[in-house]
RNA sequence: AUUUGUCAAAACCAAACCUUGUGCAAGCAAGGGACGGAAAGCCACGGAUCUCUACGAAGUCUAGGGAACCAGGCUUAGAGACAGCCGAGUUACCGCA
Numbered sequence: 001a002u003u004u005g006u007c008a009a010a011a012c013c014a015a016a017c018c019u020u021g022u023g024c025a026a027g028c029a030a031g032g033g034a035c036g037g038a039a040a041g042c043c044a045c046g047g048a049u050c051u052c053u054a055c056g057a058a059g060u061c062u063a064g065g066g067a068a069c070c071a072g073g074c075u076u077a078g079a080g081a082c083a084g085c086c087g088a089g090u091u092a093c094c095g096c097a
Base pairs, nucleotide, nucleotide: 004095005094012037013036017032018031019030020029021028022027035084041090042089045087046086047085049081050080051079052078053077057076058075059074060073061072062071064069
């Protein structure tokens, strides 16, 4: 330097939930708490998921109505969240070979 994570050791992170604060919300921060994690370190570049805004416009689905019409959902648009969903990028501890 590269590959790797069976046993070990030293450290590290901390899901759900609870409390407080914060945000319209998704969430986030701090404290408690451990389900787990060999990158559960960093990074929103791609995909997924989630929230909010706009109904101005278009498409589409569903319900109501004899019709005109009307209500709601989704996609397109904008702004966000999430790295403990998956990739890309990047850095690193210990051990084995």